[in-house]
Context: one part of a larger RNA
RNA sequence: GGAUGAACGCUAGCGGCAGGCCUAAUACAUGCAAGUCGAACGAGAGCGGGGAGCUUGCUUCCCAAUCUAGUGGCGCACGGGUGCGUAACGCGUAUGCAACCUACCUUAAUCAGGGGGAUAGCCUCUCGAAAGAGAGAUUAACACCGCAUAAAAUCACAAUACCGCAUGGUAUAAUGAUCAAAUAUUUAUAGGAUUAAGAUGGGCAUGCGUGACAUUAGCUAGUUGGUGAGGUAAUGGCUCACCAAGGCAACGAUGUCUAGGGGAUCUGAGAGGAUGACCCCCCACACUGGUACUGAGACACGGACCAGACUCCUACGGGAGGCAGCAGUAAGGAAUAUUGGUCAAUGGGGGCAACCCUGAACCAGCCAUGCCGCGUGCAGGAAGACAGCCCUAUGGGUCGUAAACUGCUUUUAUUGGGGAAUAACCUCCUGUAUGUAUACAGGACUGAAUGUACCCAAGGAAUAAGGAUCGGUUAACUCCGUGCCAGCAGCCGCGGUAAUACGGAGGAUCCAAGCGUUAUCC
Numbered sequence: 001g002g003a004u005g006a007a008c009g010c011u012a013g014c015g016g017c018a019g020g021c022c023u024a025a026u027a028c029a030u031g032c033a034a035g036u037c038g039a040a041c042g043a044g045a046g047c048g049g050g051g052a053g054c055u056u057g058c059u060u061c062c063c064a065a066u067c068u069a070g071u072g073g074c075g076c077a078c079g080g081g082u083g084c085g086u087a088a089c090g091c092g093u094a095u096g097c098a099a100c101c102u103a104c105c106u107u108a109a110u111c112a113g114g115g116g117g118a119u120a121g122c123c124u125c126u127c128g129a130a131a132g133a134g135a136g137a138u139u140a141a142c143a144c145c146g147c148a149u150a151a152a153a154u155c156a157c158a159a160u161a162c163c164g165c166a167u168g169g170u171a172u173a174a175u176g177a178u179c180a181a182a183u184a185u186u187u188a189u190a191g192g193a194u195u196a197a198g199a200u201g202g203g204c205a206u207g208c209g210u211g212a213c214a215u216u217a218g219c220u221a222g223u224u225g226g227u228g229a230g231g232u233a234a235u236g237g238c239u240c241a242c243c244a245a246g247g248c249a250a251c252g253a254u255g256u257c258u259a260g261g262g263g264a265u266c267u268g269a270g271a272g273g274a275u276g277a278c279c280c281c282c283c284a285c286a287c288u289g290g291u292a293c294u295g296a297g298a299c300a301c302g303g304a305c306c307a308g309a310c311u312c313c314u315a316c317g318g319g320a321g322g323c324a325g326c327a328g329u330a331a332g333g334a335a336u337a338u339u340g341g342u343c344a345a346u347g348g349g350g351g352c353a354a355c356c357c358u359g360a361a362c363c364a365g366c367c368a369u370g371c372c373g374c375g376u377g378c379a380g381g382a383a384g385a386c387a388g389c390c391c392u393a394u395g396g397g398u399c400g401u402a403a404a405c406u407g408c409u410u411u412u413a414u415u416g417g418g419g420a421a422u423a424a425c426c427u428c429c430u431g432u433a434u435g436u437a438u439a440c441a442g443g444a445c446u447g448a449a450u451g452u453a454c455c456c457a458a459g460g461a462a463u464a465a466g467g468a469u470c471g472g473u474u475a476a477c478u479c480c481g482u483g484c485c486a487g488c489a490g491c492c493g494c495g496g497u498a499a500u501a502c503g504g505a506g507g508a509u510c511c512a513a514g515c516g517u518u519a520u521c522c
Base pairs, nucleotide, nucleotide: 001522002521003520004519006518007517008516009515010514013374014373015372016371017370018369019367020366021332026330027329028328030327031326032325035074036073037072040071041070043068044067045066048063049062050061051060052059053058081285082284083283090210091209092208093207094206095205096204097203100202101201105198106197107196108195109194110193111192113147115145116144123136124135125134126133127132153178154177155176156175159172160171161170162169163168183190184189211257212256213255218248219247220246223245224244225243226242227241228240229239230238260282261281262280263279264275265274266273267272287308288307289306290305291304310321311320312319313318338364340363341362342361346360347358348357349356350355377408378407379406380405388399390397391396414458415457416456417455418454422449427444428443429442430441431440432439433438466511467510468509469508470507471492472491473490477506478505479504480503481502487494488493
């Protein structure tokens, strides 16, 4: 000098764009953060319309839309948070898998025949303070379970052709065995089953690189390898039985300490050094430890089970919970924001769709925390004021064109008026092409931010300057007070009676809505 997720002191007009618990991965009141589908299914409850019966205001049936819980499907493995652990099972880079999986999506092929038994809900009961649990009766499905069919697939095993010295490999492929399904709808259409390919996402493996300490020198028995088996989507001591005795290590094994890694960021002429906030990629974690279930995918933040610590409810028998999601609270700390608005856009989930959900996201609020921009007026005006402070050699000098005064302007602020873009879809209507589906064109509908940005007008210099420093380093000097006192100080050092170094004043210098101090890095 530059930099910062900064803090503190003094000060403070506005706007744009960013950023905002670095400490206790401490504990959390309250609300919200993952639902959706009636075009899979059976019930129940209102409301409206219509029909029938008839006791004339009741019963029953049908239609349309709605709501409630339940069965079922898809989603909940994404999105969002944090950095505890992890020095390698991570990350970065370059490769490999003839050793693998992949729901939804795209393309292609083939198929969909015929049956069955339940169960939630509803109803009737029982237990319990509650959370909830149990029994009986009864019912549906694209829920569940057999049977048939078997193109493709998998396995077994002949044959033929080609390659190869050979074990064998490749291609074609007869035969045998095994394996599938679900419908809704008048259609259209949507959906289902099996297989192949693609796409996307993942799994596994290898080489190299990726901290400190040798006052850590030896470490290792599933350990290193083999055979066989099991397990997995898949290879492999991944696991097991047997066999062999290996494997790693001063090119630092093992141990201990520290730490998420990278793209990048800061600095520097570079080489390097330091850092890993925000944004992007990967990893790990979800009160602590463990376990699996479901599923295409988890060993699952707002799922389950077990154990533990803690908190809460209780009728003392027993139960409930997990903010390292968004706000917010307490605590800790030098220190870090609102219990806000909207799904309008972008994106995600469900749905044929309308639409619903979305603290993702987009916005608003707070904070000079940073960067950038603008303003706090402009021009004239010397009797260099007759005022005032300060200095003086008492002549004067200086603040100083500064002020007064004259003219001009109105950014900004204030008030009044006008007023966007972000909106395209979807859906509905009309038209054209067309046998429909559909495509195209036109119109209608949809904005949280927001009456915001922006524009116009009005009046009036009106609404707006501070901080640090002035001995040298280092730009800027005099007077008064003090008298090794009080104090200053980054370093050198100043102060003991003429202090440009302390305190005050006048003046000056440097930055400027900031200026200084402290901390940290180069």
Predicted 3D model of a 522-nucleotide part of an RNA (small-subunit ribosomal RNA, 5' domain) from an uncultured soil bacterium.